[in-house]
RNA sequence: GCCAGAGUAGCUCAGCGGUAGAGCAGAGGACUCAUAAGCCUUUGGUCGGCGGUUCGAAUCCGCCCUCUGGCA
Repeated sequence: GCCAGAGUAGCUCAGCGGUAGAGCAGAGGACUCAUAAGCCUUUGGUCGGCGGUUCGAAUCCGCCCUCUGGCA
C1' cells in the first nucleotide's frame, strides 16, 4: 500500500429499517445471629465521528478515525 472483519452500558456481547437489550459488575430491599451464595427491585447508553438515503437509521450507502486478521 491492497483486501476483509470489528467499534452498542464499567466489562463480555445480542439486536441488521419501526421507542436500544441480556449476563456480569454497581445501588437498594428481603432473608440470616452475622457474612457469603441464591432471590426481588433498580441505576447506567450523544449505538466511534461527519454527511447521505428514508416518513423513520444502531441497522442501508459514502468518507474519516481506532483496533484485529490476511496479502504484498
Molecule: transfer RNA
Organism: uncultured Opitutales bacterium